Background: FMN riboswitch aptamer (RFN element) from Microlunatus kandeliicorticis, 152 nucleotides, folded computationally. The source organism's lineage runs through Bacteria, Bacillati, Actinomycetes, Propionibacteriaceae and Microlunatus.

[in-house]
RNA sequence: CGCGUGUUCCGGGGUCGGUGCAAUUCCGAACCGGCGGUGACAGUCCGCGACCCGGCUCCUGAUCGGCUCCGCUCCGGCGGCGGCGGUCGGGAACGGUUGACGUGGUGGAAUUCCACGACCGACGGUGAAAGUCCGGAUGGGAGGUUCACGCG
Numbered sequence: 001c002g003c004g005u006g007u008u009c010c011g012g013g014g015u016c017g018g019u020g021c022a023a024u025u026c027c028g029a030a031c032c033g034g035c036g037g038u039g040a041c042a043g044u045c046c047g048c049g050a051c052c053c054g055g056c057u058c059c060u061g062a063u064c065g066g067c068u069c070c071g072c073u074c075c076g077g078c079g080g081c082g083g084c085g086g087u088c089g090g091g092a093a094c095g096g097u098u099g100a101c102g103u104g105g106u107g108g109a110a111u112u113c114c115a116c117g118a119c120c121g122a123c124g125g126u127g128a129a130a131g132u133c134c135g136g137a138u139g140g141g142a143g144g145u146u147c148a149c150g151c152g
Base pairs, nucleotide, nucleotide: 001152002151003150004149005148006147009144010143015029016028017027018026030132031131032121033120034048035047036046037045043119044118052096053095054094057092058091059090060089061088062087063086064085066084067083068082069080070079071078072077101117102116103115104114105113123135124134125133
């Protein structure tokens, strides 16, 4: 230094005013931008995460008593809830879906820097329509990081 097995911690930001019975949702002006990559720094290039969807995949829990097996039986049934199957829940992997940029300049190189002008932002809720309020979320997570052991 690399690989493997564990492990510690970290890991999302952003509002004021106006109108109005009522809006941080409309109007006006503002503000925000996860992670990895990329000859030079990215919300808008490439990829990932999360949210959402899926079942002829797998793991697991509960339940049903349909089929079947074993033991007992006073032949009424009881126990093992064993195996298969059905239904519901949780998880993993996989698959699907998933928004948005141009011009000029500098330069060896920039949709990443500078100038100017633009654009995007899931789902549910909310006397009024949400990137910014409330919620799932004290969640999850791409990843970053600490240490230990083993191998090279």